[in-house]
RNA sequence: GCCGGUGUGGCGCAACAGGCAGCGCACCAUCCUUUUAAGUUGGGGGUUAGGGGUUCGACUCCCCUCGCCGGCA
Repeated sequence: GCCGGUGUGGCGCAACAGGCAGCGCACCAUCCUUUUAAGUUGGGGGUUAGGGGUUCGACUCCCCUCGCCGGCA
């Protein structure tokens, strides 16, 4: 340099022939317990890497840029 994959809450991952962004862990509160842990119930937290385009509508499609991983030179 060329090709492919990937980027979504603090972390690990879902959601796609375009139609409300969700789960687990963690965190906070509550109940339980002499206390902690475990367990119960509830809650907060995301400009979906950045910018632009298409569309009534974009995590999803198109273009550019950036990070990471792999392959070929």
Transfer RNA from a Chloroflexia bacterium, 73 nucleotides, folded computationally. Its mean pLDDT, the model's own confidence on a scale to 100, is 81. Its Rfam family is "tRNA". It is annotated as a transfer RNA. From the family's description: Transfer RNA (tRNA) molecules are approximately 80 nucleotides in length.